[in-house]
RNA sequence: UAUAGAUAUGAGCAAAGCGAAUGAAAAUUCGUGACGCAAAGCUAUAGGGGCCGAAAAAGCCAGCCAGUUGCCGUU
Numbered sequence: 001u002a003u004a005g006a007u008a009u010g011a012g013c014a015a016a017g018c019g020a021a022u023g024a025a026a027a028u029u030c031g032u033g034a035c036g037c038a039a040a041g042c043u044a045u046a047g048g049g050g051c052c053g054a055a056a057a058a059g060c061c062a063g064c065c066a067g068u069u070g071c072c073g074u075u
Base pairs, nucleotide, nucleotide: 002075005072012037013036017032018031019030020029021028022027035063041068042067043066047065048064049061050060051059
């Protein structure tokens, strides 16, 4: 520098549901919770895709793919 994530150490995140707040909604935030995650870190006009909506308005989703940075371990 590259690298199949099998195993291990130490951490980290937190689905559904429930309670509260905001919102027309999607959804978001906080608490609880523990389904899972080796990027479940970050990125949402200027990749694709999805959701809401009368809408090709405005908005939302990174826990769909993608882009990008990075820890540990293997070779």